Transfer RNA from a Candidatus Komeilibacteria bacterium, 74 nucleotides, folded computationally. The coordinates come from a structure-prediction model, not an experiment, and the mean pLDDT is 81. Its Rfam family is "tRNA". Rfam classes the family as a transfer RNA. Taxonomically the source falls in Candidatus Komeiliibacteriota (Bacteria, Bacteria candidate phyla).

[in-house]
RNA sequence: GCGGGGAUAGCUCAGUUGGUUAGAGCAACGGCCUCCAAAGCCGAAAGUCGGAGGUUCAAGUCCUUCUCCCCGCC
Numbered sequence: 001g002c003g004g005g006g007a008u009a010g011c012u013c014a015g016u017u018g019g020u021u022a023g024a025g026c027a028a029c030g031g032c033c034u035c036c037a038a039a040g041c042c043g044a045a046a047g048u049c050g051g052a053g054g055u056u057c058a059a060g061u062c063c064u065u066c067u068c069c070c071c072g073c074c
Base pairs, nucleotide, nucleotide: 001073002072003071004070005069006068007067010026011025012024013023019057029043030042031041032040050066051065052064053063054062
């Protein structure tokens, strides 16, 4: 330099052909239980979907470009 894959909650990830609320598990937090804690049960919260621009009535999803990570080729 070229090709491919990836970036979504604190962490690990899902997200269907572009559409009706952006979700799950774990962690942390609050409550119940307990003498206290752990375990268990319940609850609420937490997201500029890597940055910028574009297409569209509508973008996490499509297009362009940049950044970072992984794999391969020269």